[in-house]
Context: one part of a larger RNA
Order: sequence, then C1' cells, then structure tokens
RNA sequence: UGACGGGGGCCCGCACAAGCGGUGGAGCAUGUGCUUUAAUUCGAUGCAACGCGAAGAACCUUACCUGGAUUUGACAUGGGAGUGAAAGCAUUCAGAGAUGGAUGACCUUCCGCAAGGAACACUCUACACAGGUGCUGCAUGGUUGUCGUCAGCUCGUGUCGUGAGAUGUUGGGUUAAGUCCCGCAACGAGCGCAACCCUCGCCCUUAGUUGCCAUCAGGUUAUGCUGGGAACUCUAAGGGACCGCCUAGUUUAACUAGGAGGAAGGUGGGGAUGACGUCAAAUCAUCAUGGCCCUUACGUCCAGGGCUAGACACGUGCUACAAUGGUCGGUACAGCGGGAUGCAAGACGGUGACGUCAAGCUAAUCCCUUAAAACCGAUCUCAGUCCUGAUUGAAGUCUGCAAUUCGACUUCAUGAAGCUGGAAUCGCUAGUAAUCGCGGAUCAGCAUGCCGCGGUGAAUACGUUCCCGGGCCUUGUACA
Repeated sequence: UGACGGGGGCCCGCACAAGCGGUGGAGCAUGUGCUUUAAUUCGAUGCAACGCGAAGAACCUUACCUGGAUUUGACAUGGGAGUGAAAGCAUUCAGAGAUGGAUGACCUUCCGCAAGGAACACUCUACACAGGUGCUGCAUGGUUGUCGUCAGCUCGUGUCGUGAGAUGUUGGGUUAAGUCCCGCAACGAGCGCAACCCUCGCCCUUAGUUGCCAUCAGGUUAUGCUGGGAACUCUAAGGGACCGCCUAGUUUAACUAGGAGGAAGGUGGGGAUGACGUCAAAUCAUCAUGGCCCUUACGUCCAGGGCUAGACACGUGCUACAAUGGUCGGUACAGCGGGAUGCAAGACGGUGACGUCAAGCUAAUCCCUUAAAACCGAUCUCAGUCCUGAUUGAAGUCUGCAAUUCGACUUCAUGAAGCUGGAAUCGCUAGUAAUCGCGGAUCAGCAUGCCGCGGUGAAUACGUUCCCGGGCCUUGUACA
C1' cells in the first nucleotide's frame, strides 16, 4: 500500500421487510448429468453452465458411427504433356449411392494470309502443396460474460517522507453520482458520472397522398364510395422543463422541503451507452493465428444409421387441478410487424386440417388481419365432474425425392396422473406484477423457446435490527 475480520461508523440496491404471483408435487415440452450404445459429434459447469452456442438435427445441416469408394485430391496457385466437346447437358445401363459405361445433340474465343501463338476448359503426369470442426483459450488476436451503469480509476507539476509511498481523492455539508459547494500544501488535468443520440408523453407552425372526413352536395342494402374540404386523427421537420418563479430551511453556498403555473417537476418514463481492472473466466467449433500432430488419412465423396436411446437425477418452461370456471350462441375494441418463385380477398367443395378456381398488391393504397381476454344471454351445480387433457386406436390433410427410425396439423374414439404441492427457493415497486391474445426472425415443413407488440390492469414499502452484494472513512492483523 492492499486484502481480510462472526471490528466500528456512514450510505445504497426487490438485499431484507410489507405485498402479489410462481418454482419445488402431476402430465407434457425442452436443456443437462448419469447410464446405455457401433455412434448416442463437440463445446458451455457456483453466482456469471443447464429453452446456453442451436434465429429452427427426417436427407442436407453433421463435425459422430457402420459400410462402400477415393488419393495432387471436394477447394487454391504454379511446371510439363495431350485434346479442342475430352467438360457440361439430355437419354439410358450397372450400382444403395458415390461412381463407372454407352448413345445423342453439340465442335470455343482472340491475333495472324498461313504456319503458329495466346486465352479458356478438361484429361494425364510427377512434385511443390492443398486439406484437417485434429490438440493446446495455460502460447495468442478478435469477440463476450461478470463484479456493475457500481462511482470509482489515474496522471502532470508542487509539497512531505531515507524509502515503499503519501498528499491531491481526506474533512464539513449535499447528491442518483469523485454531483456540486465550503474548507484545506496543494494547483490543475484525463478516463468514467452527467449532457449531447433514439423513443414515449403535450402543443404550435409547415405540408396534405396511398392517410383523414367536421361542414356542404351527390349516391348506396352498406362503406370517405364520389365531388369536395385542410378543420380533426395521423404522418414528419421545429418548440417546451431550466429548481425558471414564490415560500421556508441551511454557512444566504451547494442543495433540500412545500406551493403556483403546466401535458409533463426536480435525472419526466424507457433505451442505447459499460472507466482502470478482476476471474490464467468463456471461445483454437464464427473467424484469424504461433507451436505440435495426421498426409492412400485424423483429408475427401457417398448410402444408411445416430445427434430423438432411458432404471434414474437436476434446471428452465407449458398445461392443469376448476364456478373470479367449463361449454354453446351473440356482440365490441389494438399495436408492432411481414408479403413476388411471396401475401392472398372472394366464390365453391370438405365436419375439419385443407383443396380447386381466382380479384388485388412490387404495398400509409391490396393481403396476412375475424385479436383474445372483456361484455350480453343460455346451460353445467362441486362430482375426478360437461374439470383436466396425457396416452393409445382408426381415418385423413399439408410440406417435401423421401415423414419407418424421426415432422406439424385435422376429425372420430379413448380418456391417465392431477383436488393447489415438504424442506427449500425465484421474480416483481406502476402502466410494473399478474393475465389475454397478436406479429416477426430462423424456416420447404416444424415453436410451450427467443425477440418484439398492444388489451385488461393490481397489492405493498413501518422501516434498515437481521440475510446477500456493493461504496467511503477508520481500526486490528503472526496474511501478500
């Protein structure tokens, strides 16, 4: 100087407390461990691994296994020789395919009179080499997590100390903040904080198409449908909030408490933004890369299988156990987004998944797109039930060469466990939790996951003794 303390003081955080809803019990989905297996590819492992890499494993992906092939190679550059349809395309034969054989159409371009040369493509040849998702993240770059959006981390000059170092950065107040004020052997400065950026909330001006429709007129079963209008909504460029004003407190400093006005008040809500560093944290399988290793194989191609196994254990979720509910009928209100080998209105067929025909739309124009909870009415009356929907049987639909291992969906039948969950444990402070649906990426197909969007919309916070994490000062130490 740090680190540590079941030392002290001050302070903060959904850290506790106060509340609301869960997990832990059931079924299923998904990830992991373990086991099994020819293989169940690899990585991630307290917080900070476990719906994680994977924004989508039937083939492909794919790295794994079995079997079949191949060796200058699936891919790049270079040398020599050959050919100018040898390649590719179509048909066909053998084969699981890779691959090999046959046939057919097809006979390159430029320079040059020509000979020939050059380019391009393929074959052969040997060699340099290619190739490796092989090892080492404890050789590395880059990227990322974490403490933590915590308020800290440092430097120059000066001063003090023999020196390591100290001072500044401590102290008194204050703040979300090393934020600001005052004081002070310090005076300044940098990286962080804050602000500048995006978005939501209010208003004005400008601009009105594809958006809007108050007034006027026309028209329709109905609809901004039409003429028209520029008000309103909206779209997208400006303004607005600064402790600016008032009162009180304080050292008349910083600031704090209250009030007015205001759509908004003291950082207005949310996001982006992550200092010096810590964990030899994660990643050699995104990529790059040193070293090591393989080179008729640890490379490459192909078919099939596996990554989907299952006595079991754990994590994360979905659906329930019902009456604040289930079923049936009627009726209402969103926002974000996406859409040309796509989104598809409408009509018809089908109980349905969906099929057939097909308008419009390169999209503020058309479509996806009827939101669902909610509301109104009917029924069920507390039961393993008209709850729940696992499992299984049958028949189908769609995607796709192909759904057996191993897809999603539909209909009929079947109707398991489950009556609110032990010890323990998680999230959340407001348009939040809870609950309800909708969209998107990936994607041929496949979502209870992920990323967004809106609808309905709470309870509680006395307080900081305790648990956890963190900041500052101080003290002890046989620790570095």
Predicted 3D model of a 480-nucleotide part of an RNA (small-subunit ribosomal RNA, 3' major domain) from a metagenome.
Its mean pLDDT, the model's own confidence on a scale to 100, is 81.
The full RNA is in RNAcentral, with records from SILVA.